The RNA shown here (transfer RNA) has 71 nucleotides and comes from a Minisyncoccia bacterium. It matches the Rfam family "tRNA". About the family: Transfer RNA (tRNA) molecules are approximately 80 nucleotides in length. Rfam links the family to the GO term triplet codon-amino acid adaptor activity. The coordinates come from a structure-prediction model, not an experiment, and the mean pLDDT is 84. NCBI's taxonomy places the organism under Bacteria, Bacillati, Minisyncoccota, Minisyncoccia.

[in-house]
RNA sequence: GCCGGCGUAGUUUAAUGGUAAAACAAAGGACUCAUAAGCCUUGGAAGAUGGUCCGAUUCCAUCCGCCGGCA
Numbered sequence: 001g002c003c004g005g006c007g008u009a010g011u012u013u014a015a016u017g018g019u020a021a022a023a024c025a026a027a028g029g030a031c032u033c034a035u036a037a038g039c040c041u042u043g044g045a046a047g048a049u050g051g052u053c054c055g056a057u058u059c060c061a062u063c064c065g066c067c068g069g070c071a
Base pairs, nucleotide, nucleotide: 001070002069003068004067005066006065007064010024011023012022013021018054026042027041028040029039047063048062049061050060051059
């Protein structure tokens, strides 16, 4: 330099055009002599910009980052 894949919550993963789901983690509560476990509740996320569409996490383009392959 060329080609391909991937970017979603603090972490690990879903959903794949129609209001983004869960587990763990975090915070609060209750329980306990106290702690832990288990129980109840709560907050938190689409890499960036543009385009298509009635509607985009999803499709398209460019850029950024990571991984792999070729040279």